[in-house]
Transfer RNA, 72 nucleotides, folded computationally.
The RNAcentral record of the sequence draws on ENA, GtRNAdb and Rfam.
Its Rfam family is "tRNA". Gene Ontology term of the family: triplet codon-amino acid adaptor activity. It is annotated as a transfer RNA.
RNA sequence: GGGCGUUUAGCUCAGUGGUAGAGCGCUCGCUUUGCAUGCGAGAGGCCCAGGGUUCAAUCCCCUGAAUGUCCA
Repeated sequence: GGGCGUUUAGCUCAGUGGUAGAGCGCUCGCUUUGCAUGCGAGAGGCCCAGGGUUCAAUCCCCUGAAUGUCCA
């Protein structure tokens, strides 16, 4: 320098053109003498940035950024 992939909650990851979910983690309550486990409830993300298409974009298109991998 070039090809391909990834970017969504604190972490690991789903997801679909109609303003987004799970597991773990966190907080609170119940259970316990206490801890753990278990059960219930809750907080937490304008989906990497900009532009375009569309009535409507996290999703489709373009550019850029970061990162992983392969080639040189």